A computed fold for a 384-nucleotide part of an RNA from Photobacterium sp., annotated as large-subunit ribosomal RNA, domain III. NCBI's taxonomy places the organism under Bacteria, Pseudomonadati, Gammaproteobacteria, Vibrionaceae, Photobacterium. Its mean pLDDT, the model's own confidence on a scale to 100, is 83. It matches the Rfam family "Bacterial large subunit ribosomal RNA". Its family is annotated with ribosome and structural constituent of ribosome in the Gene Ontology. The full RNA is in RNAcentral, with records from ENA.
Context: one part of a larger RNA
RNA sequence: GAGUAACGAUAAUGGGGGUGAAAAACCCCCACGCCGAAAGACCAAGGGUUCCUAUCCCAUGCUAAUCAGGGUAGGGUAAGUCGGCCCCUAAGGCGAGGCUGAAGAGCGUAGUCGAUGGGAAACAGAUUAAUAUUUCUGUACUUUUAAUCAUUGCGAUGGGGGGACGGAGCAGGCUAGGUGAGCGUGGCGAUGGUUGUCCACGUGAAAGUAUGUAGGUUGAGGACUUAGGCAAAUCCGGGUCCUUAAGACUGAGAUACGAGACGAGCUUCUACGGAAGCGAAGUCAUUGAUGCCAUACUUCCAGGAAAAGCCUCUAAGCUUCAGAUGAUUAAGAACCGUACUCUAAACCGACACAGGUGGUCAGGUAGAGAAUACUAAGGCGCUU
Numbered sequence: 001g002a003g004u005a006a007c008g009a010u011a012a013u014g015g016g017g018g019u020g021a022a023a024a025a026c027c028c029c030c031a032c033g034c035c036g037a038a039a040g041a042c043c044a045a046g047g048g049u050u051c052c053u054a055u056c057c058c059a060u061g062c063u064a065a066u067c068a069g070g071g072u073a074g075g076g077u078a079a080g081u082c083g084g085c086c087c088c089u090a091a092g093g094c095g096a097g098g099c100u101g102a103a104g105a106g107c108g109u110a111g112u113c114g115a116u117g118g119g120a121a122a123c124a125g126a127u128u129a130a131u132a133u134u135u136c137u138g139u140a141c142u143u144u145u146a147a148u149c150a151u152u153g154c155g156a157u158g159g160g161g162g163g164a165c166g167g168a169g170c171a172g173g174c175u176a177g178g179u180g181a182g183c184g185u186g187g188c189g190a191u192g193g194u195u196g197u198c199c200a201c202g203u204g205a206a207a208g209u210a211u212g213u214a215g216g217u218u219g220a221g222g223a224c225u226u227a228g229g230c231a232a233a234u235c236c237g238g239g240u241c242c243u244u245a246a247g248a249c250u251g252a253g254a255u256a257c258g259a260g261a262c263g264a265g266c267u268u269c270u271a272c273g274g275a276a277g278c279g280a281a282g283u284c285a286u287u288g289a290u291g292c293c294a295u296a297c298u299u300c301c302a303g304g305a306a307a308a309g310c311c312u313c314u315a316a317g318c319u320u321c322a323g324a325u326g327a328u329u330a331a332g333a334a335c336c337g338u339a340c341u342c343u344a345a346a347c348c349g350a351c352a353c354a355g356g357u358g359g360u361c362a363g364g365u366a367g368a369g370a371a372u373a374c375u376a377a378g379g380c381g382c383u384u
Stems, first nucleotide, its partner, number of pairs: 013031006032381004040361004046341002050339001051075006060068002080141002082337003086119003092113003098107003122139005142333011153318002158313004166300004172293003177287005182203006188196001208257003215250004219244008228236002262282001265278005301304001347356002363375004
């Protein structure tokens, strides 16, 4: 220089009360304003205690601070069903023998790892200061082992089926959700009106079990035969004949149970934080998805993973056994993660940085619309 620039989005503050040494900024209340395909809610990654409570204000916070993602102390993360672990494989890695190479080593068969993919099963309500599909209440489901009973050809690392898949496009059936009416409870206006076709709020319900619908796929059953499926096969594939027009598989939704819960509000108590109890209506119409049926259907060429679980067939073998199927009962289901944040002051950017960051949910009015404007729930007014 200079008490100058600056104090990090121009979304915005004002009033009252409280606490306190001290209040523009902290807490409570009342107005106002901002976002609302987000500046709301929930996950993955990443972070790692930042979560909750008590207490403190030296430093951190671009100012103050009684406040805090700051200091100190204590507390907090509960699972057969969520995710991992587990079973299975992809790209890729490693790789017994093997091949190659002065050496180190390189490649690679069998195999073994490797999810971002495939594979069993849980929902609703309540509860904590802080966790909940994990606790509690109610109602379910899966799988393994053992025992008993009944029936019985069982058996794999092998064969077959299945799992099992692309792009684009359209019509239909539904549901979530929305809206209106009806119903229930409360209200009747400090200023002209407001007992009315008035106002405010509520009007909601899962998995599962049973049924098997709109639809979708496929003709179905039997007998005989067989150069294929590395051996075998009653299985699959090929062939011949007979019978038959329905049968099988799949499949949203609706309906019944689940359903004594929840529920606006009211009453009592209160340390004003809350706690306990009672509890009405809980229907109909309309609209309607980008969600479900649907990995469907139609069409196209660029022709769109694999393996296991699962079903079936036999080989070796076993055939009073073992094994398999069904029912009932009993026992088991370990270990790890689970707090909090997540378009952000907690991640990546040296910062409490106008930047960046994958997925899910998607109310109302107007609108073709997830544009735009206003707004609900919810969250904020961006630390001078």